[in-house]
Predicted 3D model of an 87-nucleotide RNA (c-di-GMP-I riboswitch aptamer). It was read from a public genome assembly, where an Rfam model found it. The prediction has a mean pLDDT of 89. Its Rfam family is "c-di-GMP-I riboswitch aptamer". Rfam's curators write: GEMM was predicted in a large-scale screen for bacterial structured RNA regulatory elements.
RNA sequence: UUGUCGAAAGGGCAAACCCGUCGAAAGACGGCGACGCAAAGUCACCGGCCUAAGGAGCGGACGCUCUAAGGUAGCGGGACCGCCGAA
Numbered sequence: 001u002u003g004u005c006g007a008a009a010g011g012g013c014a015a016a017c018c019c020g021u022c023g024a025a026a027g028a029c030g031g032c033g034a035c036g037c038a039a040a041g042u043c044a045c046c047g048g049c050c051u052a053a054g055g056a057g058c059g060g061a062c063g064c065u066c067u068a069a070g071g072u073a074g075c076g077g078g079a080c081c082g083c084c085g086a087a
Stems, first nucleotide, its partner, number of pairs: 005085002012037002018031005035074001041080003045077003048072003054067005
C1' cells in the first nucleotide's frame, strides 16, 4: 500500500411515535426522538416489495381488475466513492 476483517478512539447516520410541509397514494422533506447501522454514503441497472393519480378493461351505477412513467438504497444483488487501524 492492497484485500479481508472490525478491537480501540474520535466522530457519523437515525427506525418507530408525535408535529409541520408536499403528494392521489405509497412515500419524501424539516423538527423532535433513538430501534438499530462499519457504508444506514451515492445511484432504481437486475430481482423483490409498496402505491395506483393518469391510462386500459369490465359494469347501468357505486365500483372492481390490470398497469409505474411514482416510491423503497434501513429488502437482496450490482456499480461508484469513502473515515479509523488492534488482531